The RNA shown here (transfer RNA) has 71 nucleotides and comes from Prevotella sp. Model confidence (mean pLDDT): 84 of 100. RNAcentral holds the sequence, with entries from ENA. It matches the Rfam family "tRNA". The source organism's lineage runs through Bacteria, Bacteroidota, Bacteroidia, Prevotellaceae and Prevotella.
RNA sequence: GCGGGGUUAGCACAUCGGUAGUGUACGGGCUUCCCAAGCCUGGGAGGCGGGUUCGAUUCCCGUACCCCGCU
Numbered sequence: 001g002c003g004g005g006g007u008u009a010g011c012a013c014a015u016c017g018g019u020a021g022u023g024u025a026c027g028g029g030c031u032u033c034c035c036a037a038g039c040c041u042g043g044g045a046g047g048c049g050g051g052u053u054c055g056a057u058u059c060c061c062g063u064a065c066c067c068c069g070c071u
Base pairs, nucleotide, nucleotide: 001070002069003068004067005066006065007064010024011023012022013021018054026042027041028040029039030038047063048062049061050060051059
């Protein structure tokens, strides 16, 4: 330098154009003599900048970072 993959909540991952979910963690509640476990509930996220579209995490372009391969 070229090609491919990845970037979503504190962490690990889903989501093939229509309200962005799950587990765990965190706050609150129930239960218990207390703790743990269990159950219920709440808050929190699309790397960045553009484009297409009625509507973009999703499609297109550019760019940053990480991983793999080639040279």